A computed fold for a 269-nucleotide part of an RNA from Parcubacteria group bacterium GW2011_GWC1_45_13, annotated as large-subunit ribosomal RNA, domain VI. The source organism's lineage runs through Bacteria and Bacteria candidate phyla. Rfam family: Bacterial large subunit ribosomal RNA. Its mean pLDDT, the model's own confidence on a scale to 100, is 86.

[in-house]
Context: one part of a larger RNA
RNA sequence: CGUUGGGAUUCUUGAGGGGGUCUGCUCUCAGUACGAGAGGACCAGAGUGGAGAUACCUCUGGUGUGCCGGUUGUGACGUCAGUUGCAUCGCCGGGUAGCUAAGUAUCUACGGGAUAACCGCUGAAAGCAUCUAAGUGGGAAGCCCUACCCAAGAUUAGGAAUCCAUGUUCUGCCGCAAGGCGGGACGAAAGACCCGGGGAAGACUACCCCGUAUAUAGGCUGGCGGUGUAAGGCACGCGAGUGUUUUAGCCUACCAGUACUAAAUGGUC
Numbered sequence: 001c002g003u004u005g006g007g008a009u010u011c012u013u014g015a016g017g018g019g020g021u022c023u024g025c026u027c028u029c030a031g032u033a034c035g036a037g038a039g040g041a042c043c044a045g046a047g048u049g050g051a052g053a054u055a056c057c058u059c060u061g062g063u064g065u066g067c068c069g070g071u072u073g074u075g076a077c078g079u080c081a082g083u084u085g086c087a088u089c090g091c092c093g094g095g096u097a098g099c100u101a102a103g104u105a106u107c108u109a110c111g112g113g114a115u116a117a118c119c120g121c122u123g124a125a126a127g128c129a130u131c132u133a134a135g136u137g138g139g140a141a142g143c144c145c146u147a148c149c150c151a152a153g154a155u156u157a158g159g160a161a162u163c164c165a166u167g168u169u170c171u172g173c174c175g176c177a178a179g180g181c182g183g184g185a186c187g188a189a190a191g192a193c194c195c196g197g198g199g200a201a202g203a204c205u206a207c208c209c210c211g212u213a214u215a216u217a218g219g220c221u222g223g224c225g226g227u228g229u230a231a232g233g234c235a236c237g238c239g240a241g242u243g244u245u246u247u248a249g250c251c252u253a254c255c256a257g258u259a260c261u262a263a264a265u266g267g268u269c
Base pairs, nucleotide, nucleotide: 001153006164007163008162009161010160011159012158016150017149018148022050023049024048025047026046027045028044034039051108052107053106054105055104056103060101061100062099063098067094068093069092070091071090072087073086074085075084076083077082111145112144113143118138119137120136121135167186168185169184170183171182172181173180174179191269192268193267194266195211196210197209198208199207216262217261218260219258220257221256222255223254225251226250227249232245233244234243235242236241
């Protein structure tokens, strides 16, 4: 920009396209058929793996440099105590959310159709024979569907529901008139965008949510969870330290609650 009998929001149909469609072993049938024996099935059914794909984080783990703790050297806060800077996050032990695989779940199914090689039925040319010439059946992990994903720029531009509007003014033609067929300008509604607060969305953009009639983010409060029992006091010990107050103190991304802070008025189409 188009989608033509106006402007929108939400939900869809599926022409067409894409990915994928893999495989081992074990058991049953059955030590059966077969075979002198040795050996040893088809068909059919069940189970369990490999590889691949997708999604997810409950579990097992990894990471987790703005969480907690231990500890070395050195410096600072005058000293002690207590904190803190630097040293790869100084080193080390753990670890929430998120992300993640080695973890978890699911799938690669059933079935249908047309066929290939091939196997047939009926059957002449050619009194026979012949699956083929007319006709007709079966038959593959392959082909087309079925299942999954995208999809109406599918210009053949589809469908449904709902919302808003169908107004003002100027003007051309036709008409006796009512009116009919047009053209220009302006304006509104629904809705959208700008703007702002944000997001398991994200390079930007896009997408999604929210904007006071509000829980969108921050803060605060509570919880979950992590670390592992803070400081100060008291008691004991010559002391390093131990015990007790104390399952404390601190606490990031998680879950709730709460308008304290910030999401204004507004502008454009």